[in-house]
RNA sequence: AGAGUUUGAUCCUGGCUCAGAACGAACGCUGGCGGCGUGCCUAACACAUGCAAGUCGCACGAGAAAGUUCUUCGGAAUGAGUAGAGUGGCGCACGGGUGAGUAAUAUAUAGGAACGUGCCUUUAGAUGGGGGAUAACGACGGGAAACUGUCGCUAAUACCGCAUAAUAUCUUCGGAUUAAAGCAGGCCUCUUUUGAGGCACUUCAGCAGUAAUUUCUUUUUUAAGAGAUUAGUGUUGAAGUGUCUUUUAAAGCUUGUGUCUAGAGAGCGGCCUAUAUCGCAUUAGCUAGUUGGUGAGGUAACGGCUCACCAAGGCUACGAUGCGUAGCUGAUCUCAGAGGAUGAUCAGCCACACUGGGACUGAGACACGGCCCAGACUCCUACGGGAGGCAGCAGUGGGGAAUCUUGCGCAAUGGGGGCAACCCUGACGCAGCAACGCCGCGUGAGUGAAGAAGGCCUUUGGGUUGUAAAGCUCUUUCGGUAGAGAAGAAGGGUGAGUGAGUUAAUACCUCAUUUAUCUGACGGUAUCUGCAUAAGAAGCACCGGCUAAUUUCGUGCCAGCAGCCGCGGUAAUACGAAAGGUGCAAGCGUUGUUCGGAAUGACUGGGCGUAAAGAGCACGUAGGUGGGUUUUUAAGUCGAUUGUGAAAUCCCGGAGCUCAACUUCGGACUUGCAAUCGAAACUGGAAAUCUUGAAUACCCUAGGGGUUGGUGGAAUUGCACAUGUAGCAGUGAAAUGCGUAGAUAUGUGCAGGAACACCGGAGGCGAAGGCGGCCAACUGGAGGUGUAUUGACGCUGAGGUGCGAAAGCGCGGGGAGCAAACAGGAUUAGAUACCCUGGUAGUCCGCGCCGUAAACGAUGGAUACUAGGCGUUUGGAAAGUUAACCUUCUGAGUGCCGUAGCUUACGCAUUAAGUAUCCCGCCUGGGGAGUACGCUGGCAACAGUGAAACUCAAAGGAAUUGACGGGGGCCCGCACAAGCGGUGGAGUAUGUGGUUUAAUUCGAAGCAACGCGCAGAACCUUACCUGGACUUAACAUCCCUUGAUAGCUGCAGAGAUGUAGUAUUCCCUUCGGGGACAAGGAGAUAGGUGCUGCAUGGCUGUCGUCAGCUCGUGUUGUGAAAUGUUGGGUUAAGUCCCGCAACGAGCGCAACCCUCGCUCUUAGUUGCCAUCAUUAAGUUGGGCACUCUGGGAGGACUGCCGGUGUUAAACCGGAGGAAGGCGGGGAUGACGUCAAGUCCUCAUGGCCCUUACGUCCAGGGCUACACACGUACUACAAUGGCAGAAACAAAGGGUCGCAAAACCGUGAGGUGGAGCUAAUCCCAAAAACACUGUCUCAGUCCGGAUUGGAGUCUGCAACUCGACUCCAUGAAGUUGGAAUCGCUAGUAAUCGCAGAUCAGCACGCUGCGGUGAAUACGUUCCCGGGCCUUGUACACACCGCCCGUCACACCACGAAAGUGGUCUCAACCAGAAGCAGAUGAGCUAACUUCGGAGGCAGUCUACCAAGGUUGAGGCCGUGAUUGGGGUGAAGUCGUAACAAGGUAGCCGUAGGGGAACCUGCGGCUG
Repeated sequence: AGAGUUUGAUCCUGGCUCAGAACGAACGCUGGCGGCGUGCCUAACACAUGCAAGUCGCACGAGAAAGUUCUUCGGAAUGAGUAGAGUGGCGCACGGGUGAGUAAUAUAUAGGAACGUGCCUUUAGAUGGGGGAUAACGACGGGAAACUGUCGCUAAUACCGCAUAAUAUCUUCGGAUUAAAGCAGGCCUCUUUUGAGGCACUUCAGCAGUAAUUUCUUUUUUAAGAGAUUAGUGUUGAAGUGUCUUUUAAAGCUUGUGUCUAGAGAGCGGCCUAUAUCGCAUUAGCUAGUUGGUGAGGUAACGGCUCACCAAGGCUACGAUGCGUAGCUGAUCUCAGAGGAUGAUCAGCCACACUGGGACUGAGACACGGCCCAGACUCCUACGGGAGGCAGCAGUGGGGAAUCUUGCGCAAUGGGGGCAACCCUGACGCAGCAACGCCGCGUGAGUGAAGAAGGCCUUUGGGUUGUAAAGCUCUUUCGGUAGAGAAGAAGGGUGAGUGAGUUAAUACCUCAUUUAUCUGACGGUAUCUGCAUAAGAAGCACCGGCUAAUUUCGUGCCAGCAGCCGCGGUAAUACGAAAGGUGCAAGCGUUGUUCGGAAUGACUGGGCGUAAAGAGCACGUAGGUGGGUUUUUAAGUCGAUUGUGAAAUCCCGGAGCUCAACUUCGGACUUGCAAUCGAAACUGGAAAUCUUGAAUACCCUAGGGGUUGGUGGAAUUGCACAUGUAGCAGUGAAAUGCGUAGAUAUGUGCAGGAACACCGGAGGCGAAGGCGGCCAACUGGAGGUGUAUUGACGCUGAGGUGCGAAAGCGCGGGGAGCAAACAGGAUUAGAUACCCUGGUAGUCCGCGCCGUAAACGAUGGAUACUAGGCGUUUGGAAAGUUAACCUUCUGAGUGCCGUAGCUUACGCAUUAAGUAUCCCGCCUGGGGAGUACGCUGGCAACAGUGAAACUCAAAGGAAUUGACGGGGGCCCGCACAAGCGGUGGAGUAUGUGGUUUAAUUCGAAGCAACGCGCAGAACCUUACCUGGACUUAACAUCCCUUGAUAGCUGCAGAGAUGUAGUAUUCCCUUCGGGGACAAGGAGAUAGGUGCUGCAUGGCUGUCGUCAGCUCGUGUUGUGAAAUGUUGGGUUAAGUCCCGCAACGAGCGCAACCCUCGCUCUUAGUUGCCAUCAUUAAGUUGGGCACUCUGGGAGGACUGCCGGUGUUAAACCGGAGGAAGGCGGGGAUGACGUCAAGUCCUCAUGGCCCUUACGUCCAGGGCUACACACGUACUACAAUGGCAGAAACAAAGGGUCGCAAAACCGUGAGGUGGAGCUAAUCCCAAAAACACUGUCUCAGUCCGGAUUGGAGUCUGCAACUCGACUCCAUGAAGUUGGAAUCGCUAGUAAUCGCAGAUCAGCACGCUGCGGUGAAUACGUUCCCGGGCCUUGUACACACCGCCCGUCACACCACGAAAGUGGUCUCAACCAGAAGCAGAUGAGCUAACUUCGGAGGCAGUCUACCAAGGUUGAGGCCGUGAUUGGGGUGAAGUCGUAACAAGGUAGCCGUAGGGGAACCUGCGGCUG
């Protein structure tokens, strides 16, 4: 990237189909391993069982048991403050599933303001003080259960007041309102506290000593001692006070955590806006809380969210409303891209959780594993009542083409709870199942030719499988087995340390850090190693083309294949099998779906003259689009920047699994949206201006433009009158019709309607339809010149509006002609037609409808540009001319030709189908179908809009070559015509059909089978039938044995044959043997006139002895093809000449060949005889002149003359010549056609038979006989028959032969055997003719069939079944209907002769000569053929193609009395649960000022689900019957169309008819 398929071929248009990629796939066959993914698309069907959401004792009270130990046996301790339950907190709104609903309350993108927020972060502050209950529990009850009642006890971080109260809330700015909860660890610093101890001070008491005084005593008397008092000191005790140390704690301190209030944040959520998001217009109007406002309520929050009132709005062709379908996105698949399709897995959002409704709790739900109610369903039940919701993970049933384990684990990641340990987690991680997908690996490697065996094929030589195997040498991935064996573990806990923070603290706690230890579902897995052995591991599809790859066998339009085209009917590369090959490969095919190819919906990137497609035409709304200049703006546009565009995916570059798939990191991308800034060329907006687009005014011009009213003549018809008489009219021919009751015709007059001859034209006008006597009025448009004005006012135009031939419709007129329908007559097989005679609607007018046509230039409108030439209509201008007029230039129309260009071609070509711009309409294979349904319009007819199921692989356009035409032109032919003679009638012969038969062997079938194969059936032939025989055979080759073979005879037999006998012993030899022949034996094989002539060769017929059929090169065309080969002449001829984009050539024609005709030459035997002899006779001599025969030459060429013709070819006439224009005849048969004929001449592929479908034999049959046909013969007679006598040929044949003379016979013939191997002899006589006679028109003196008798010949044989002869018999037939055949000159006609075949048999066939005509004006017609041209819907080619009804079968669809379902709407009833409101006389712990407040039950109200009633509508299903449609094998009836399709066709309309169709009116040319 293309390919197949319409045709005989071509180009185009156009559909269908294929090759590619993909998949959550399924099915068939097959299956080794691993990795990574994926796995109910159907019933949002129903679900058994287990699990999927709990946790917290650091909130709270209460609190077991088993077990163990002890025991005084009472029990105690431990287990254990454990388990389990309860109150309470947090979670259960996450995670997981599904896609029912939803077309916008969703999603995506970009924005926004009037909000909420548990856990988390952060800031500020607070955490005071009280109270009453209640689960658990206990007691007593109810209940089958689920569960629950009453009474009693108790706690809290449960609950309730009070206090406090701001940067909170409200506020009338005064004020008012609103909170909390604790728990855990550590410690004794503070405070308090429990003990212990110390100190100090004070007081008291005691003791001691000091000083003073004093008393006493004593003396170591320098005094000492004792006492008293005072002072003070020391000490002990007690008390008190103070202080210190230590200890106990909490009500203290401190740490952690929690709680409350308020602010901020993050994240999350609610709300709003814009844009985007499927199909249907056969859904066009929708909407009353609807749109807006004010006020109120409500909400977390804005808001008709709700309510009251007010206003009357809001949405919609840029698609409202309705219906159908659908979760949306990132993305996925495909694609070059743009697009298209999809929305599994992964990710974001939404929605849902049995169905419907509802709220509660809460930060968050109107809640998948919560509650209440209603409904359906299921389960339990003691019948009273209860329970449930897998669209969580597994799993079950069901549905289905189809989709997995009732697994392991919380080790990792994540989530909930908890301070934590930890618990929970079908999220998740793993494993299992499945080739469902992607990726990777393996099933071995090397060598190996005897090219093994086997298979298959074969031309029998071989080829192929195929180095493939075996064998030899290696390797060991994967699998197996044995062993070793990870990473995934981070963190956390525990133990022991270290450091820091906090603190009063070295405690506790927190943080950091070191070390030890514990923790793995997967899993003994990944990975590694050893061992053994090529050992365990290849299929599937295809092989006609597309499309890589072929042969054999089987089958025989069967079985089957098939994606499209198409294969299969006896040689199938297409079915089935095998062998081989091709492709892919643990897969391969098939099916389904999507995109692609498909430029086949075309933005990129198509079209509309004829293929599908320009609206019948115009006006015009919305919309789209729009001239020149300047300024401005910045919507489009362009640039820059910013934000966003989740991640994943895709892409690029790295990295990790040995690679890859896969995973991962980074980048890029995310083409979008938004914001900001900028630019100003272009488009748009604003402003100004211009004149060239457009328009207007004035002047001129042409015109069947329109409307209305008048008016004119011709003609048709009718009426009246007149003249006049037998027809008129009509047709291919007729008839119906009119006419003696006077038509037609002619004349005059009158009436009435319709249309307007000539002019008239390829001419004019109009938007189209359309418009035609003349005049007038009114009126539209167009064109031209010049000037002036406006100043883009333009173009197009969805909807809309108007006009719109003919036919048709309504009402009223009119009605001459014409004329659907209708009637009659013809034609015809029929004729509902064509033709004819009539004839009504209608045609005409007015008014109103209809709204369609081949409404066509099959060509939408506008603008600009792009060679020309020639007409024509109508303007203008210039020059010349007196003028008419002519020439030139310039407008507007209307035609023809043509360049470039375009087009599939045809063609178009300044009037484009060219080059461009703008706008509208329309197309997307054929049929079904312009149909059905629905809607709109219409009085109706109908018109407009306008599908689907189903079905086909085409339908179609243009052009090409043929063929054909009841198309045209030219030409030829015994083609017709002109003639002659036949056939068709009769009899016979012969062939065929049919019939018959045991068999009547087979073939031939229009011409081109039928006196054909058959040039000759008694046996044979012979192929057929009956019967009898043989089985290596009647015949060929090979092998072995024996022998010559043969012959003759007898017997049996129909014979084949059998049997018996007789007879006999081949040739060659190197002596081994060989050859020929015969017999016997075995097998290879023979044999087949069995089938297929549609498998074939060869041969043949036919068109047709017609003049054609082709090629090379060149040229033209996109091509098939064309040219040449056509044209002008001419010819028998594509024969020749001229011309020509052709030039040449081939096969045909002609010529060369044979024969006849003339001459010459040569040769004369068997031929001949002029001359000379001779004879009965060319008989003989002689001769070769002549005839003749056999060779060889010559001759005829339009060569010569004249004319015509193109100076040609040629033709016409003439001369000469035996012959003249191809001299007569023959042979010779182009490319091809007919699947023509022949397998029974022969040859031959394949198939079939093989004690028979072969072979032999006898007999029969091919010879039959109601009949039909063909071809002949003989006749029907006087152009004859008969009889008599008597002439003239040619060409043949002859030894298995022809046979003479002579004789016999009436004759066939016989006897005979001269002659002849042939110019010698024989067959052999030619006959008609001519002559003479007779017959005299009759079934005959015609005719000879048939039959009887008697014979002859051939032959083994003459019955079936030969020919001939004689005698007798004497049929039909008196010239032949329709029809049809031959023949143009030595022909037809007529007459005989010969030959082949052959024993015999000839009316046939082939050849030969004799006698010997008539006619051809001519090409109109019939048949056949040739060339050119034209039309074609044919190409199997007109024996073509093809249309419609009817009948039958099947299929889908429409209508239909009804009927069923579903959805929607309206009105009404109803009203569960629940929220709200009202009430609350009943009940009531917390507060209370003791009055109550507050709360609850109950009741009511509003709203409202289900349900019910009625009505309306949409959709779907079904339906007796019915309608058309489609498809079917060889049905029926016609023949409508294609050719002039036999009546040109078609369009619209109307009527009619079995059907195609016919007819009227108007239109078109296709």
Annotation
The prediction has a mean pLDDT of 84. A computed fold for a 1566-nucleotide RNA from an uncultured Pseudomonadota bacterium, annotated as small-subunit ribosomal RNA. The sequence is in RNAcentral, with records from SILVA. It matches the Rfam family "Bacterial small subunit ribosomal RNA".